Predicted 3D model of a 341-nucleotide part of an RNA (large-subunit ribosomal RNA, domain IV) from Candidatus Vogelbacteria bacterium GWA1_51_14. Rfam family: Bacterial large subunit ribosomal RNA. Model confidence (mean pLDDT): 80 of 100. The full RNA is in RNAcentral, with records from ENA and SILVA.
[in-house]
Context: one part of a larger RNA
RNA sequence: UGCUCCUCAAGGAACUCGGCAAAAAAGCGGCCGUAACUUCGGAAUAAGGCCUGCCCGCGUUUUUGACGCGGGCCGCAGCGAAAGUAUCCCUGGCGACUGUUUACCAAAAACACAGCUCCCUGCGAACUCGCAAGAGGAUGUAUAGGGGGUGACACCUGACCAAUGCCAGAAGGUCAAACAAGGUUGGUCUAAUAUCUUCGGAUGUUAGGCUGUACUUUGCAAGCCCUGGUGAAUGUCGGCGAUAACUAUAAUCGUCCUAAGGUAGCGAAAUUCCUUGUCGGGUAAAUUCCGACGCGCACGAAUGGUGUAACGAUCAGGGAACUGUCUCGAGGAGUAGCUCG
Numbered sequence: 001u002g003c004u005c006c007u008c009a010a011g012g013a014a015c016u017c018g019g020c021a022a023a024a025a026a027g028c029g030g031c032c033g034u035a036a037c038u039u040c041g042g043a044a045u046a047a048g049g050c051c052u053g054c055c056c057g058c059g060u061u062u063u064u065g066a067c068g069c070g071g072g073c074c075g076c077a078g079c080g081a082a083a084g085u086a087u088c089c090c091u092g093g094c095g096a097c098u099g100u101u102u103a104c105c106a107a108a109a110a111c112a113c114a115g116c117u118c119c120c121u122g123c124g125a126a127c128u129c130g131c132a133a134g135a136g137g138a139u140g141u142a143u144a145g146g147g148g149g150u151g152a153c154a155c156c157u158g159a160c161c162a163a164u165g166c167c168a169g170a171a172g173g174u175c176a177a178a179c180a181a182g183g184u185u186g187g188u189c190u191a192a193u194a195u196c197u198u199c200g201g202a203u204g205u206u207a208g209g210c211u212g213u214a215c216u217u218u219g220c221a222a223g224c225c226c227u228g229g230u231g232a233a234u235g236u237c238g239g240c241g242a243u244a245a246c247u248a249u250a251a252u253c254g255u256c257c258u259a260a261g262g263u264a265g266c267g268a269a270a271u272u273c274c275u276u277g278u279c280g281g282g283u284a285a286a287u288u289c290c291g292a293c294g295c296g297c298a299c300g301a302a303u304g305g306u307g308u309a310a311c312g313a314u315c316a317g318g319g320a321a322c323u324g325u326c327u328c329g330a331g332g333a334g335u336a337g338c339u340c341g
Stems, first nucleotide, its partner, number of pairs: 001336008010327002014325001019322001029051004037042001039152001053073009074078001087320007094312002099111002115150007127136003153307004158237003163234002165230005172225003179219006185212012238256005265299001266296001277293005
């Protein structure tokens, strides 16, 4: 000096990002007592107060026990040791809750959850695995199964179908290969015929048969275009100017654009840049906190909105108690290092 412990005058969070760590309180007993709020279950062992040993006597009793009453005794101390064992209160955010998670830096406001809702699925179901056979789903059958979202409960969940998606439709437009029918075209054979002829044939026309290649016309599917629907589907939810008998403001008016212009509720918020917004509270003093206000840079309704008792090793603010966290250090024990032996 490090580490692990113990103690401390006066003060008592002045420490610090933050009471981190430590300290303190406290029987898991008995008696009394217990608020707001509340989903009436809770909150609650709320908080807070008193008692606790031993001896004697009496009483009750379920009589080796328990409880009550009276008296006495001792100590600093009676759960007398050891072990073990809640600190508490007020306010707010988030998440309803118990649960789950980054094995080894994150336990949470993240995940899950019951509940709510949408979509698919009629059974050889949908869906998943597999090339298939087949298997799961399920020895189930729509009060069932699969998938998506939201996330108890309470009150609610507004407008927009223009874009994208999905569903339905099928009059019209577009449209693949194959196929069918037709046209154009090459080769070859047969027959007829025209011209030329060296009389062997050559060239051409028409009809028929076989065959090839390419082009093309018409017909024919879904899809797309198209017509509707659909938001607890992906999503989106305006600008400018003027106006009231002080001023200010604008219930109101005009105009442009749009598919429609953000409703209820909440709001400087886990969201507010300006910003330590402004006002009030709390403090001697408050960028935090609580309550309001609302010009919301850039809340907002199941990507849920707003509340909410209970719950939380959650996050934020305040208080009581308590303390070496600190003012500001000091002493002690053990151990490790160093020096000496």